[in-house]
Molecule: c-di-GMP-I riboswitch aptamer
Organism: Candidatus Melainabacteria bacterium
RNA sequence: CCGAGCAAAGAGCACACCCGUCGCGAGACGGGGCCGCAGAGCCAGGGGACCCCAGUGGUCAGCCCAGCCGCCUCG
Numbered sequence: 001c002c003g004a005g006c007a008a009a010g011a012g013c014a015c016a017c018c019c020g021u022c023g024c025g026a027g028a029c030g031g032g033g034c035c036g037c038a039g040a041g042c043c044a045g046g047g048g049a050c051c052c053c054a055g056u057g058g059u060c061a062g063c064c065c066a067g068c069c070g071c072c073u074c075g
Base pairs, nucleotide, nucleotide: 002075003074004073005072012037013036017032018031019030020029021028022027035062039069041068042067045065046064047063048060049059050058051057052055
């Protein structure tokens, strides 16, 4: 540098649900947290879903793709 995540290890993340706060709402944040994830890291550019006070509006990255930046192991 290229390829692969079958096996192993260390570490990481955290759906549902519960508590608190915020938001009209979709949802978000903090704490707990089993389902699970080899990037379940970042990013609303494309598709898709969803919300409302319906427009130069908003939410979802743990739905898919693109883009960006990376850990470990194996070959």